Predicted 3D model of a 72-nucleotide RNA (transfer RNA) from Candidatus Peregrinibacteria bacterium Greene1014_49. It was read from a public genome assembly.
RNA sequence: UCCCCUGUAGCUCAAUGGUAGAGCACCUCGCUGUUAACGAGGGGGUUACUGGUUCGAGUCCAGUCGGGGGAG
Numbered sequence: 001u002c003c004c005c006u007g008u009a010g011c012u013c014a015a016u017g018g019u020a021g022a023g024c025a026c027c028u029c030g031c032u033g034u035u036a037a038c039g040a041g042g043g044g045g046u047u048a049c050u051g052g053u054u055c056g057a058g059u060c061c062a063g064u065c066g067g068g069g070g071a072g
Stems, first nucleotide, its partner, number of pairs: 001071007010024004018055001026042005048064005
C1' cells in the first nucleotide's frame, strides 16, 4: 500500500428494509433467622462517525475511524 471480516445495553450476542431484543450483570420486591439459591417486576441504547438510496435503514451503498485476519 492492497484485500477480507467486524463495530448494537456494563459484558457476550440476536434482530426478512417496517415498534431495537435475549442471556448474564445492576436495582426493587417476594421467599427466610441471615446470606446464597430460587421466583416476580424494573431501569439502562446518538445501533462507531459523516453522507447517500428509500415512504421507511441496525440492515443496502460510499467515505472516515477503531479492532481482527491475509497478501506484498